[in-house]
RNA sequence: GGCCCGGUCCCGUACGACGUCGGUCUCGUGAACCCGGUCAGAUCCGGAAGGAAGCAGCCGUAAGCGGUGAUCCGGCGGGCGUGGCGGGUAACCGGGUCCUC
Numbered sequence: 001g002g003c004c005c006g007g008u009c010c011c012g013u014a015c016g017a018c019g020u021c022g023g024u025c026u027c028g029u030g031a032a033c034c035c036g037g038u039c040a041g042a043u044c045c046g047g048a049a050g051g052a053a054g055c056a057g058c059c060g061u062a063a064g065c066g067g068u069g070a071u072c073c074g075g076c077g078g079g080c081g082u083g084g085c086g087g088g089u090a091a092c093c094g095g096g097u098c099c100u101c
Base pairs, nucleotide, nucleotide: 001098002097003096004095005094006093007092008091009088010087011086012085013084014082015081016080018077019076020075021074022073023072025069026067027066028065029064035060036059037058038057043052044051045050
């Protein structure tokens, strides 16, 4: 001095953490009628007993809307962590080998 290997270093990426959004769960709200139940009053059928449909109200809900949080799932983001994985050779360090002085 050359070559090879490894490390520092650089790039990409995986995973985790963080942030954010959405979903799930939970609470509330939520249909004059075209959701359900119960249907006062009234109506209809019947000689009667009874029966029928059913407005308001009430209860429960669908879609939707809103609140609070926790676990899980998914997307996005910066690039925080990990001798995770892959790649690179400019410089430096270490090791091996060859050549030369």
A computed fold for a 101-nucleotide RNA from an Actinomycetota bacterium, annotated as Bacterial small signal recognition particle RNA. The gene name in the source record is ffs. It matches the Rfam family "Bacterial small signal recognition particle RNA". About the family: The signal recognition particle (SRP) is a universally conserved ribonucleoprotein involved in the co-translational targeting of proteins to membranes. The sequence is in RNAcentral, with records from ENA. Of the family's consensus pairs, 93% are formed in the model.